Annotation: Small-subunit ribosomal RNA, 5' domain from a metagenome, 506 nucleotides, folded computationally. Its mean pLDDT, the model's own confidence on a scale to 100, is 81. The full RNA is in RNAcentral, with records from SILVA.
Context: one part of a larger RNA
RNA sequence: GAACGAACGCUGGCGGCGCGUCUUAAACAUGCAAGUCGAACGAUCUGUAGCAAUACAGGGAGUGGCGGACGGGUGAGGAACACGUAGGAAUCUACCUAGAAGAGCGGGACAACUUUGGGAAACCGGGGCUAAUACCGCAUAGUACAGAGAUGUUAAAGGGCUAGCAAUAGUCGCUUCUAGAUGAGCCUGCGGUCUAUCAGCUUGUUGGCGGGGUAACGGCCCACCAAGGCUACGACGGAUAGCCGGUCUGAGAGGAUGAUCGGCCACACUGGCACUGAGACACGGGCCAGACUCCUACGGGAGGCAGCAGUUAAGAAUCUUGCGCAAUGGGGGCAACCCUGACGCAGCGACGCCGCGUGAAGGAUGAAGGCUUUCGGGUUGUAAACUUCGGUAGACUGGGAAGAAGAAAUACGUUCGUUGAGGGCGUAUAGUGGCGGUACCAGUCUGAAGCCCCGGCUAAUUACGUGCCAGCAGCCGCGGUAAUACGUAUGGGGCAAGCGUUGUUC
Numbered sequence: 001g002a003a004c005g006a007a008c009g010c011u012g013g014c015g016g017c018g019c020g021u022c023u024u025a026a027a028c029a030u031g032c033a034a035g036u037c038g039a040a041c042g043a044u045c046u047g048u049a050g051c052a053a054u055a056c057a058g059g060g061a062g063u064g065g066c067g068g069a070c071g072g073g074u075g076a077g078g079a080a081c082a083c084g085u086a087g088g089a090a091u092c093u094a095c096c097u098a099g100a101a102g103a104g105c106g107g108g109a110c111a112a113c114u115u116u117g118g119g120a121a122a123c124c125g126g127g128g129c130u131a132a133u134a135c136c137g138c139a140u141a142g143u144a145c146a147g148a149g150a151u152g153u154u155a156a157a158g159g160g161c162u163a164g165c166a167a168u169a170g171u172c173g174c175u176u177c178u179a180g181a182u183g184a185g186c187c188u189g190c191g192g193u194c195u196a197u198c199a200g201c202u203u204g205u206u207g208g209c210g211g212g213g214u215a216a217c218g219g220c221c222c223a224c225c226a227a228g229g230c231u232a233c234g235a236c237g238g239a240u241a242g243c244c245g246g247u248c249u250g251a252g253a254g255g256a257u258g259a260u261c262g263g264c265c266a267c268a269c270u271g272g273c274a275c276u277g278a279g280a281c282a283c284g285g286g287c288c289a290g291a292c293u294c295c296u297a298c299g300g301g302a303g304g305c306a307g308c309a310g311u312u313a314a315g316a317a318u319c320u321u322g323c324g325c326a327a328u329g330g331g332g333g334c335a336a337c338c339c340u341g342a343c344g345c346a347g348c349g350a351c352g353c354c355g356c357g358u359g360a361a362g363g364a365u366g367a368a369g370g371c372u373u374u375c376g377g378g379u380u381g382u383a384a385a386c387u388u389c390g391g392u393a394g395a396c397u398g399g400g401a402a403g404a405a406g407a408a409a410u411a412c413g414u415u416c417g418u419u420g421a422g423g424g425c426g427u428a429u430a431g432u433g434g435c436g437g438u439a440c441c442a443g444u445c446u447g448a449a450g451c452c453c454c455g456g457c458u459a460a461u462u463a464c465g466u467g468c469c470a471g472c473a474g475c476c477g478c479g480g481u482a483a484u485a486c487g488u489a490u491g492g493g494g495c496a497a498g499c500g501u502u503g504u505u506c
Stems, first nucleotide, its partner, number of pairs: 001506004006502005013356006019349002021314001026312003030309003035066003040063002044059006073267003083191006091184002096180007104138004113128006144153003159172005193239003200230003205227004210222003242264004246257004269290005292303004320346001322345003328342001329340004359389004369380004393446007403435001409429008450495005455476003462489004471478002
């Protein structure tokens, strides 16, 4: 000199864009943060119309499907194929895309419901009924598996909706295979911390044979056999640490760092475990143990903010228990739509960067006042007053956006389709805004400068007070009676809505 997720002191007008618990991976009141589908299924309730049958609209449970493995948070652990980079082979991949083939015939249950019992509750048990795209059997088999081969084994929901009297057509689904895309698991070379006041470490250890296990290779696991394997090019131990793109600094080389944003990893009260599933050993799923908190009828139960707000504690220190799904994106659904503390916005904080303003021009009797003086003056100083002009920003009044593209629907065109219904694509119409009556435009009126320094380094001085006192100080050093170094004032210098100090890095 530069930088900062900063803090502290004094001061503080506005806007834009960012950033905001670095400490205690401490504990958490309350609300919200993951649901959705009636076009898979049975039952049920409510409303409207109706005498009723029924029709239409709506609701909450249950079976079933998809999603809850994404998105969001944190950095405790971990020195490791965790990360970065370059490669590899023994693998899987729901939804999506392309292609090929298929979907035939049957069956028995369980929730809901009803009845009954236990319990303070959480909830649990018995009897009975029932549907399905839930579950099961048989058939078929180009795939896969077994086998040398013959051969054997392996699937499905022809279901829902629309049109139609129906045949049937369309659409959303179902099963198998091949390929793609995407995502993931695994292996290897190289690279990036300190410590020898850690010198030897190792028995599933190192390799083999055979098996088990996995989607998959492998001591991953097991039985047996051999006695190996690593190490001064630092094994083993200890300490510290999430890694990277990047960021800061620097002419560069390098050094330091890893907030925000993006990629990867790990974790979800602590420790362990598996289940389901395409995917988890699963933050707002399950089981066991532990600590803690809460409820209890003392028998037993409930919980997990390192999601968004918010509270307590800790600390020098870090925000609202806000609005909205209008946009972007995600989940479900044919769709309408529902959900979304992701996200978009608003609020608070000079925390940072950037921009703007606090007026401009004229104005000498160089006014008054202040300070100083050799008492003549000098200085503050064109500074003020005064005149003319202006009106950024704010307040009020009036007008008032862009951000919106859609989707569904309707019409037309085009394409696929037995040229029908319908689907794809395009065009037009229509309508959708949280921010927000905000930005912006016009009119009227009115406010806004401080902080540090002035001995040298280092730009900028005089007077008074004090008298080695009170005090200053980054270093050298000032202060013991004329202190340009302390305190106050005048003047001056620097930066400016900030200025200084402290801390840290280069």